[in-house]
């Protein structure tokens, strides 16, 4: 320095350009002789900066990061 993947809640993982979802964990409650089992209800997220759409996690471009590969 090239070239490939990647970046989403505290952590892990989804998401055909069209309401960002699951799982764990947080809170609050219910049940209980207790509650760590179990049920419900909730809150919190797209790595940065432009660009193209009515709309962009998703497509361009330009930056940082992480991870392999070439040299």
């Nucleotide at each position: 320095g090239c070239c490939g993947g990647g970046g989403u809640g505290g952590c892990g993982u989804a998401a055909u350009g069209g309401u960002a979802g699951c799982g764990u964990g947080g809170a609050g409650g219910c049940c209980u002789g207790u509650g760590g089992a179990g049920c419900c209800u909730u809150a919190g997220g797209u790595c940065c900066g432009g660009g193209u759409u009515c709309a962009a996690g998703u497509c361009c471009c330009g930056g940082c990061c992480c991870c392999g590969g070439c040299c």
The prediction has a mean pLDDT of 82. Transfer RNA from a Candidatus Micrarchaeota archaeon, 71 nucleotides, folded computationally. The organism belongs to Microcaldota, within Archaea. Rfam family: tRNA. The family's RNA type in Rfam is transfer RNA.